[in-house]
Molecule: c-di-GMP-I riboswitch aptamer
Organism: Candidatus Brocadia sp.
RNA sequence: CUUUGAAAAAGGCAAACCAAUCGUGAGGUUGGGACGCAAAGCCAUGGGUCUUCAGCGCAUGAAGAAUGCCAGGUUGCCAUA
Numbered sequence: 001c002u003u004u005g006a007a008a009a010a011g012g013c014a015a016a017c018c019a020a021u022c023g024u025g026a027g028g029u030u031g032g033g034a035c036g037c038a039a040a041g042c043c044a045u046g047g048g049u050c051u052u053c054a055g056c057g058c059a060u061g062a063a064g065a066a067u068g069c070c071a072g073g074u075u076g077c078c079a080u081a
Base pairs, nucleotide, nucleotide: 002081004079005078012037013036017032018031019030020029021028022027035068041074042073043072045071046070047069049065050064051063052062053061054060
């Protein structure tokens, strides 16, 4: 530097749900909680999803949300070959 995640260890993250709070909303934050996760670290870059607004409506456009949907970029712990 590269492959892999079977076993192990040190640690890490935290779905649903509940409480408080913020937001029209998708959702966010804090605390509890633990289904899972080897990038479930980071980046909304491509596709897809969701919300609000415009539009009679379809198409479409604008502004947003989530990376724990799939890719891509980038950094990285332990073990392994």